[in-house]
Context: one part of a larger RNA
Molecule: small-subunit ribosomal RNA, 3' major domain
Organism: uncultured prokaryote
RNA sequence: UGAUGGGGGCCCGCACAAGCGGUGGAGCAUGUGGUUUAAUUCGAUGCAACGCGAAAAACCUUACCUGCCCUUGACAUGUAGCGAACUUUCCAGAGAUGGAUUGGUGCCUUCGGGAACGCUAACAUAGGUGCUGUAUGGCUGUCGUCAGCUCGUGUCGUGAGAUGUCGGGUUAAGUCCUUUAACGAGCGAAACCCUUGCCGUUAGUUGCCAGCGGGUAAUGCCGGGGACUCUAGCGGGACUGCCGGUGUCAAACCGGAGGAAGGCGGGGAUGACGUCAAGUCCUCAUGGCCUUUAUGCCCAGGGCUUCACACGUGCUACAAUGGUCACUACAAAGCGAAGCGAGAUCGUGAGAUGGAGCAAAUCGCAAAAAAGUGGCCUCAGUUCGGAUUGCAGGCUGUCAACUCGCCUGCAUGAAGUUGGAAUCGCUAGUAAUCGUGUAUCAGCUACGACGCGGUGAAUGUGUUCCUGAGCCUUGUACA
Repeated sequence: UGAUGGGGGCCCGCACAAGCGGUGGAGCAUGUGGUUUAAUUCGAUGCAACGCGAAAAACCUUACCUGCCCUUGACAUGUAGCGAACUUUCCAGAGAUGGAUUGGUGCCUUCGGGAACGCUAACAUAGGUGCUGUAUGGCUGUCGUCAGCUCGUGUCGUGAGAUGUCGGGUUAAGUCCUUUAACGAGCGAAACCCUUGCCGUUAGUUGCCAGCGGGUAAUGCCGGGGACUCUAGCGGGACUGCCGGUGUCAAACCGGAGGAAGGCGGGGAUGACGUCAAGUCCUCAUGGCCUUUAUGCCCAGGGCUUCACACGUGCUACAAUGGUCACUACAAAGCGAAGCGAGAUCGUGAGAUGGAGCAAAUCGCAAAAAAGUGGCCUCAGUUCGGAUUGCAGGCUGUCAACUCGCCUGCAUGAAGUUGGAAUCGCUAGUAAUCGUGUAUCAGCUACGACGCGGUGAAUGUGUUCCUGAGCCUUGUACA
C1' cells in the first nucleotide's frame, strides 16, 4: 500500500421489512445431468451453465455412427495436353458414381492463338467444426450504470509511499459548496443522441370529415374542405427560473404557485481503471502442434428426438372473481411479390377451388381478446381439468412425415381439490392478467425469444436483522 475481521462509524440497493403474484406437489413442453447406445456431434457448469450458442435437427443443416466410394482432391492459384461450353436418352446402383448414346461447334483474332468453361496428368500445394481460449486478436459475460480509477507540477517522508481523493454539509453521483499544502487536469458521473408526454408553425395524400351540396338499405361513398384527428419536418417548453421557509450571506433541501410536465419528467442507447489465466481456436482471424489413399472429400441410411431416474426454466390446471352457449364494442405495433391473398363457392372443421386488389397511411394478413349483457350449470373429480389412446381426415415438402412434423373432427377422458423444507420476481401505467405481431422459417415440436397495446392493483416512505456494494477509521502472526 492492499486484502481481510462473527471490529467501529456513515450510507445505498426489491437486501430485509410491508404487500401482491409465483416456483417447489400434478400433467405436459423444453434444456441439463445421468443412463443407454454403433452414434446418442460439440461447447456452456455457483451467482455470471441448464427455453444457453440453436432467430426453427424429418433429408439438408450435421460437426456424430454404420456402410459404399474418391485421392491434386468438394474449394484456390500456377504448368502442360486435349476438348467449346452445354444438351437428349438409356443401363447398373441405395445414392455417390460408373458405362453407353444424341444434338451442338458458339465469342474475340494480327489466323499463331486467346477468353470463359470442361476433362486428363505430374507437382508445388489444397483441406481439417482435429488439439491448445493456460500462446493470442476480436467479441462477450460479471462485479455494476456501482462511483469510482488515475495523472502533471508542488509539498511532506531516508524510503515503500502520502497529499490531492481527507474534514463539515449536500447529491442519484469524487454532484456541488465550503474548509484546506495543495493547485490543476484526464477517464468515468452528468450533458450531448433516440423515444414518449404539451403547444405552435409548415404541409394535406393513400390519412381526416366540422360546416356546405349530392347520393345510398348502409358506409368520407362523391363534389368539396384543412377546421379536428393524424402523419413528419422545423421550432417552443423545465432552468430550482419565481415565492416562502431551513441552511454557514454557500451548495442544497422542504413547502407552494403557475404549468401538459417539477426538481435526473418516464423509457432506451451509452458500461471508467480493472477483477474472474471467466467464456469463445464450433462465427471469424491467428502462433504452435497433429493429420495428408485421411483426423480431408462424396453419398445412402441411422443418430442428435434413447428413458428406471434427478435438477433448472416454462405452459396448462386444480375451478363459480368460474365453465359453457348466444349477442355485441373499443387497440397498438408489425409483415407482405417464389409474397399477403379479399368477395364468392364447397366442407362440421383443419382446409380446398378460384384469383379482385396490393411493392401498400390506398389492397391484404385482420377475425378481434379480456370486459359487458342474458340463459344454463350449483360445488361434484363435475358441463372443472385436459394428459393419454383409437379411428377418420387436412396441410407442407425436390422424393419422403415409420424412426421423427403440425393441424382438424369424432370417441376416450389420466394425474390434479392450491402444493413440505426451501426459494424467486416486482415500488406504477409497475406487478398481475388479456390478447396481438415479428424474426428464424417449405412445414414445424413457439408453451421459447423479442416487440405491441387493453384492463390495471396492493404495500413501503423504515434500516434492528439477512445479503451485496461504497467511503472513513481500527486490529492482523496474510500478500